Predicted 3D model of a 102-nucleotide RNA (Glycine riboswitch aptamer) from Sphingosinicella sp. YJ22. It matches the Rfam family "Glycine riboswitch aptamer". Rfam describes the family as follows. This family represents the bacterial glycine riboswitch. The coordinates come from a structure-prediction model, not an experiment, and the mean pLDDT is 79.
RNA sequence: CUGGACGCGCGGGAGAGACCCGCUGUCGCCUUUCGGGGCUAUGGCGGGCGCCGAAGGAGCAACCGCCCCGGAAUCUCUCAGGCAAAGGGACCGCGCGGACAG
Numbered sequence: 001c002u003g004g005a006c007g008c009g010c011g012g013g014a015g016a017g018a019c020c021c022g023c024u025g026u027c028g029c030c031u032u033u034c035g036g037g038g039c040u041a042u043g044g045c046g047g048g049c050g051c052c053g054a055a056g057g058a059g060c061a062a063c064c065g066c067c068c069c070g071g072a073a074u075c076u077c078u079c080a081g082g083c084a085a086a087g088g089g090a091c092c093g094c095g096c097g098g099a100c101a102g
Stems, first nucleotide, its partner, number of pairs: 001102003006097007017049001019048008028039004050083003056079001057077003063071002
């Protein structure tokens, strides 16, 4: 000087029910025989059906010229996760640091 795993910051970043039921907290409203009852909105827990793939995980193995070793997808699965907004988000770009290699 060049490359550079990885870390941090900034920007971009898709898909799919603001689904249904039960219990329950809270705000507001209505009603009451003052014990309560009802409605709407919004949280928590549990269950049900439908759906998505881009945290993570698993599978196949195109490919890395061939063999060994090793790696390996945006494909497949949907365990996990997710299905208004927010958040999260593989991946991409920029900046800084940087094991290590030449």